[in-house]
RNA sequence: GCAGAGUAGAUUUUUGUGCGUUAAGUGCUGUCUGGACGGGGAGUUGUCAGACGGACGAAAAGGAAACUUGCGGUACAAAUUUCGCAUCCCGCUGC
Numbered sequence: 001g002c003a004g005a006g007u008a009g010a011u012u013u014u015u016g017u018g019c020g021u022u023a024a025g026u027g028c029u030g031u032c033u034g035g036a037c038g039g040g041g042a043g044u045u046g047u048c049a050g051a052c053g054g055a056c057g058a059a060a061a062g063g064a065a066a067c068u069u070g071c072g073g074u075a076c077a078a079a080u081u082u083c084g085c086a087u088c089c090c091g092c093u094g095c
Stems, first nucleotide, its partner, number of pairs: 001095004009083002013079006019072003028054008039090004060069003
């Protein structure tokens, strides 16, 4: 000098267990606070979480009941698909 590897995490689908269906949650958005971002350092207008707000907004059906079947850009876990350091410097592997 050339080539390459590796993280956190994001994401697809499936299954299981829940929650909601008396509308919380999800999604959008403002302010503030905090976190994480290959092995080391730095680190954003990107990203994640929390608090307090704003706008919008839904699929129920059956059953005497228990409950069942649905529905929700629903929560968590496992498996799975795809992607993957914003960027900079150093390091690592091969030549």